[in-house]
RNA sequence: CCAGUCAGCUGGAUAAUCGCUGGUUCGUGGCUCGCGAGAGCCGCCGAACUGGAGGAAAGUCCGGGCUCCACAGGACAGGGUGCCAGAUAACGUCUGGGGGGCGAAAGCCUACGGCCAGUGCAACAGAAAGGAUACCGCCGGCCCACGUCGAAAGACGAGUGCCGGUAAGGGUGAAAUGGUGCGGUAAGAGCGCACCGCGCGCGUGGUAACACGGGCGGCGAGGUAAACCCCACCCGGAGCAAGACCAAAUAGGAAAACGAUGGCGUUGUCCGCGCCGUUUUCGGGUUGGUUGCUUGAGGCUGGGAGGUGACUCCCAGUCCAGAUGAAUGAUUAUCCUCGACAGAACCCGGCUUACAGGCUGACUACCUUA
Numbered sequence: 001c002c003a004g005u006c007a008g009c010u011g012g013a014u015a016a017u018c019g020c021u022g023g024u025u026c027g028u029g030g031c032u033c034g035c036g037a038g039a040g041c042c043g044c045c046g047a048a049c050u051g052g053a054g055g056a057a058a059g060u061c062c063g064g065g066c067u068c069c070a071c072a073g074g075a076c077a078g079g080g081u082g083c084c085a086g087a088u089a090a091c092g093u094c095u096g097g098g099g100g101g102c103g104a105a106a107g108c109c110u111a112c113g114g115c116c117a118g119u120g121c122a123a124c125a126g127a128a129a130g131g132a133u134a135c136c137g138c139c140g141g142c143c144c145a146c147g148u149c150g151a152a153a154g155a156c157g158a159g160u161g162c163c164g165g166u167a168a169g170g171g172u173g174a175a176a177u178g179g180u181g182c183g184g185u186a187a188g189a190g191c192g193c194a195c196c197g198c199g200c201g202c203g204u205g206g207u208a209a210c211a212c213g214g215g216c217g218g219c220g221a222g223g224u225a226a227a228c229c230c231c232a233c234c235c236g237g238a239g240c241a242a243g244a245c246c247a248a249a250u251a252g253g254a255a256a257a258c259g260a261u262g263g264c265g266u267u268g269u270c271c272g273c274g275c276c277g278u279u280u281u282c283g284g285g286u287u288g289g290u291u292g293c294u295u296g297a298g299g300c301u302g303g304g305a306g307g308u309g310a311c312u313c314c315c316a317g318u319c320c321a322g323a324u325g326a327a328u329g330a331u332u333a334u335c336c337u338c339g340a341c342a343g344a345a346c347c348c349g350g351c352u353u354a355c356a357g358g359c360u361g362a363c364u365a366c367c368u369u370a
C1' cells in the first nucleotide's frame, strides 16, 4: 500500500419564528371544611421554566416482573433443553474451555447425551445392505476332446461341463463389513506380524468435558435419533383488550337442557380442592370516564476494587416519554459527511431480521522499504 477478520461509536447540524404534548410554579373560577386566618379538591384559559421515540421502537421467537384464576396439591398426557464449568431474576441467552468441521491465517460454525434397550429407514443398481453375501474372477480335482515333447509312463498348454476351496482383485452403489504394508498359501483370508482403528483396563495433568502415555486382546456387532424411541434436567394457565373503581342505560326478557348420584372453575384427562347453580339458542341495553401508566431485577455519566471473561460489589451526580382516531410538526437562513433502516402504547433482559453514509481500535496475510 492493498485484501481480510473481530469489536465499538454515530445515524444530519446550528439559529430564529409559529405550533403539539407531560410535569412544576403563578394567575383565575367553583366546591368542601373552618368563627376567622387559612387548608384541601376540581376545572377552563393564560404566563414562565422544564422533559418529549430506537439501535433496532420491527418480528412476537424465548425468559421474566406485574394482575387475575386462587390462600391451590398430585399423577398422566403434552412441551422444552441436551459436551464441561460458570454468569444471570431467568432463558432456548451470554462468557470461558473441550470435541468435530471450514479457512493459508487472524478467525468462523456447531440441533455436540445414547445405535451394546427396542423398533424402523436406506429407491434403483448390485450376488449381497447387518448377524447379510458370490455376478465376473482366482486356485485345486474329475469326465470328454485337441496340440507339443517323449519309445512308454507321463509333463506342459488350451477348451466345454461338473465338484470343492476362496472373498485378496474387478464390477454395482452414497455406503460392501476394519485400513495400509510385509509374510504366508494351491489360491486367498487377522491366517501371522508391524503401525493405525476397535474393545478392556491402568498411570499422569485438569473441578470437568477431555488430552497425553503405556499394557492386554486378533477383534462378533457398519450408517441414520434435525427417525420413532431411551436417558438426564426443567415447565400451572391466561394475559394491560390482565385487573380495579365510578357513572349511565335496558327487557329482574323468552325458550330448551342438566340439576347434588348434579352443574361450574382449576390449559387437556383423572384424583383432590373450591363455589352453589350452570350451559345452549334467540332478542335487548351500554361501546362513557378514572385508574393500572411509569421510580425501575433501572438507565446514563464519572471514579474505585475483584475476575481471563460474561459479570459482581462500592462511591458520586442525574428523574430520564406516558399518548389514547393516538403527542415532537411547519417555515426561513446557513453549514456539509447531502442524510439509510425506520415511530413507544404495561415494563424489563435477550435472540433474529433491516440498515445509505461517516469515524475509531486491535489482529492476520502478500508485496515494498528501513
Base pairs, nucleotide, nucleotide: 003364004363005362006361007360008359009358010357012335013334014333015332016331017330018329020052021051022050023049024048025047026046027045028043029042030041031040032039033038054341058352059351061350062349063348064347065346066239067238068237069236073271074270075269076268078235079234080233081232082231083097084096085095086094087093098112099110100109101108102107113230114229118228119227120224121223130177135170136169137166138165139164140163141162142161144159146157147156148155149154178196179195180194181193182192183191197219198217199216200215202213203212204211205210243291244290245289246288253282254281255280256279257278258277262276263275264274265273266272298320299318300317301316302315303314304313305312306311336339